[in-house]
Molecule: transfer RNA
Organism: Lachnospiraceae bacterium
RNA sequence: GGCGAGGUGGCUCAACUGGCUAGAGCGUCCGGUUCAUACCCGGGAGGUUGAGAGUUCAAGUCUCUCCCUCGCUA
Numbered sequence: 001g002g003c004g005a006g007g008u009g010g011c012u013c014a015a016c017u018g019g020c021u022a023g024a025g026c027g028u029c030c031g032g033u034u035c036a037u038a039c040c041c042g043g044g045a046g047g048u049u050g051a052g053a054g055u056u057c058a059a060g061u062c063u064c065u066c067c068c069u070c071g072c073u074a
Base pairs, nucleotide, nucleotide: 001073002072003071004070005069006068007067010026011025012024013023019057028044029043030042031041032040050066051065052064053063054062
């Protein structure tokens, strides 16, 4: 350089063929429980879906350009 896969809360991942307010586990914070800690139970906060543009009534999802990660290959 060429080809392919991927980028979504702090971390790991969902989100069907484009459709209602993007969810879950872990973590974190508050409360409950306990003599106390852990476990367990209840609740909260936390996301411009890598950046920009386009198509559409509507984009995490489709198209284009760029950035980054991984794999294969010359």